RNA sequence: GCUGCCGUAGUUCAACGGUUAGAAUAGGGGACUGUGGAUCCCCGGAUCGGGGUUCGAUUCCCCGCGGCGGCC
Numbered sequence: 001g002c003u004g005c006c007g008u009a010g011u012u013c014a015a016c017g018g019u020u021a022g023a024a025u026a027g028g029g030g031a032c033u034g035u036g037g038a039u040c041c042c043c044g045g046a047u048c049g050g051g052g053u054u055c056g057a058u059u060c061c062c063c064g065c066g067g068c069g070g071c072c
Stems, first nucleotide, its partner, number of pairs: 001071007010025004018055001027043005048064005
């Protein structure tokens, strides 16, 4: 340099182009408890960036950025 795949909460993963982007875990608060943990309830937290297509984009297309792999 060329090419394939991937990029969504702190982390691991969901989401026929259309309900409010959801779950687990982690974090915070509360209940319970002799204490702690466990358990139960509640809370906050995310679509890599910029364009395009579309009535509507996490999803499709292009460019860029980043990660991993292959080729040279």
Transfer RNA from a Candidatus Woesearchaeota archaeon, 72 nucleotides, folded computationally. The prediction has a mean pLDDT of 80. The sequence was found in a public genome assembly.